RNAcentral holds the full RNA, with entries from SILVA. This is a predicted structure of a 543-nucleotide part of an RNA (small-subunit ribosomal RNA, 5' domain) from a metagenome.
Context: one part of a larger RNA
RNA sequence: GAACGAACGCUGGCGGCGUGCCUAACACAUGCAAGUCGAACGAAAUUGAGGGGCUUGCUCCUUAAUUUAGUGGCGCACGGGUGAGUAAUGCGUGGAUAACCUACCCUGGUAUCCGGGAUAACAUCUCGAAAGGGGUGCUAAUACGGGAUAAGCCCACGGGGUCUUCGGACCCUGCGGGAAAAGGUGGCCUCUGACUCAAGCUACUGUAUCAGGAUGGGUCCACGUACCAUUAGCUAGUUGGUGGGGUAAAGGCCUACCAAGGCUACGAUGGUUAGCUGGUCUGAGAGGAUGAUCAGCCACACUGGAACUGAGACACGGUCCAGACUCCUACAGGAGGCAGCAGUGGGGAAUUUUGCGCAAUGGGGGAAACCCUGACGCAGCAACGCCGCGUGAGUGAUGAAGGCCUUCGGGUCGUAAAGCUCUGUCAGAGGGAAAGAAGUGUAUCAUGGUUAAUACCCGUGAUACUUGACGGUACCCUCAAAGGAAGCACCGGCUAACUCCGUGCCAGCAGCCGCGGUAAUACGGAGGGUGCGAGCGUUGUUC
Numbered sequence: 001g002a003a004c005g006a007a008c009g010c011u012g013g014c015g016g017c018g019u020g021c022c023u024a025a026c027a028c029a030u031g032c033a034a035g036u037c038g039a040a041c042g043a044a045a046u047u048g049a050g051g052g053g054c055u056u057g058c059u060c061c062u063u064a065a066u067u068u069a070g071u072g073g074c075g076c077a078c079g080g081g082u083g084a085g086u087a088a089u090g091c092g093u094g095g096a097u098a099a100c101c102u103a104c105c106c107u108g109g110u111a112u113c114c115g116g117g118a119u120a121a122c123a124u125c126u127c128g129a130a131a132g133g134g135g136u137g138c139u140a141a142u143a144c145g146g147g148a149u150a151a152g153c154c155c156a157c158g159g160g161g162u163c164u165u166c167g168g169a170c171c172c173u174g175c176g177g178g179a180a181a182a183g184g185u186g187g188c189c190u191c192u193g194a195c196u197c198a199a200g201c202u203a204c205u206g207u208a209u210c211a212g213g214a215u216g217g218g219u220c221c222a223c224g225u226a227c228c229a230u231u232a233g234c235u236a237g238u239u240g241g242u243g244g245g246g247u248a249a250a251g252g253c254c255u256a257c258c259a260a261g262g263c264u265a266c267g268a269u270g271g272u273u274a275g276c277u278g279g280u281c282u283g284a285g286a287g288g289a290u291g292a293u294c295a296g297c298c299a300c301a302c303u304g305g306a307a308c309u310g311a312g313a314c315a316c317g318g319u320c321c322a323g324a325c326u327c328c329u330a331c332a333g334g335a336g337g338c339a340g341c342a343g344u345g346g347g348g349a350a351u352u353u354u355g356c357g358c359a360a361u362g363g364g365g366g367a368a369a370c371c372c373u374g375a376c377g378c379a380g381c382a383a384c385g386c387c388g389c390g391u392g393a394g395u396g397a398u399g400a401a402g403g404c405c406u407u408c409g410g411g412u413c414g415u416a417a418a419g420c421u422c423u424g425u426c427a428g429a430g431g432g433a434a435a436g437a438a439g440u441g442u443a444u445c446a447u448g449g450u451u452a453a454u455a456c457c458c459g460u461g462a463u464a465c466u467u468g469a470c471g472g473u474a475c476c477c478u479c480a481a482a483g484g485a486a487g488c489a490c491c492g493g494c495u496a497a498c499u500c501c502g503u504g505c506c507a508g509c510a511g512c513c514g515c516g517g518u519a520a521u522a523c524g525g526a527g528g529g530u531g532c533g534a535g536c537g538u539u540g541u542u543c
Base pairs, nucleotide, nucleotide: 001543002542003541004540006539007538008537009536010535013389014388015387016386017385018384019382020381021347026345027344028343030342031341032340035074036073037072040071041070043068044067045066046065047064048063049062050061051060052059053058054057081300082299083298090225091224092223093222094221095220096219097218100217101216105213106212107211108210109209110208111207112206113147114146116144122137123136124135125134126133127132153178154177155176157174158173159172160171161170162169163168183205184204185203186202187201188200226272227271228270233263234262235261238260239259240258241257242256243255244254245253275297276296277295278294279290280289281288282287302323303322304321305320306319325336326335327334328333353379355378356377357376361375362373363372364371365370392422393421394420395419402413403412404411405410426484428479429478430477431476432475436470441465442464443463444462445461446460447459448458449457487532488531489530490529491528492513493512494511498527499526500525501524502523508515509514
């Protein structure tokens, strides 16, 4: 000199954009942070409409809507947080997978056939303070289970071909064996006095399976990746082989047997510290320091352990066990996990609102409308940082008054002020007023596809209506008015800036040298000056 997630002191007008628990991975009151689908399914309640019965305000049936839990599906493995652990099962770079997986998504092929038994909800009985259970009875499904079929797929065996690291891999083919599914919604037509259902046709969607794609992941190898040698030896599943098991998958990953290996001064083993990287800061660079915000990867979710479900977890707001802690209790027993967003206590030099909204972007569910979303978008607080703007401009000399100094002549603050003439940024008041909105849905029309069909459905286009938290915000206009807006540090040398008074080795200053013991430009005050300026200094840390 530069920098900072800074803190402290004095001071403080506005705006834009960012940033904001670095300490206790300490404990947490309260609210919210993951739901959604009735176009998978059966109920219950309420309301409306239609019809029947009659006791005329009750009951039954059908239908529609809403709500409520329940079964079922998908999601909850994403998104969000933190940095404890980890010095290598991590990260970075480059390879490998001839050893692998990939639900949903996209494209294409084939299929979607026939039966069955339950169960929650519900009703009823019952145990318990509660949390939560138990018995009996009823019922549905895209829930569960059985059978059929198999384009393609899997397994075993045989034949042929290509490649080969000679282990095998891939392709073609023959024979035998094996494995699947679920329906839903709309429209039309027939029947009819009318309506509905069933069957049929059709469209959309779903389901099963196969192949391919895209994306994402698992695994392996090489190199690089802090300090200590005042850590020198370490290792028995240890190193390798064979057989077996296990996994989606190679492998001591596990196991039985066999061999006795494997690592190490090119630093094993042990200890200390630490998430890694893109980057960030500094520096001419080489390098050094660092790893907040943003992005990629990893690890963790009260502490320790374990599996279940699933395409994916050994799962932050899931389950089980143990532990510590907190809470409820009728003392038998139960409930909980903010390192999500706010917020509280505590710790600390120190770090914000228990705000608004799903309008945008993105995510989950749904055919859609839509619902959910403390992700996100915004607002609030904080000079914490960077950037911009303002606190006025011109004129004005008897150089006013006053302060300070003085050699008493004067000098200086100083065109500074006052006065006069203007301007109107910001703040204030009034008025106008966006972009961010693209869509989506509904209605009408046109057109293409599908179809038996001018229905329905799908695609495209046009018109109308409909969507903004921020926010009456940005921005613009008008009004009034110099009015509301300057401080901080320093002035001995380094280092820009000097005099007077007070003090008298005292009080004090100080980054270093050093000042102060009666003329202190170094202490304290004043006047003046210098530097920066809504900041200025100090402290800490890094280069």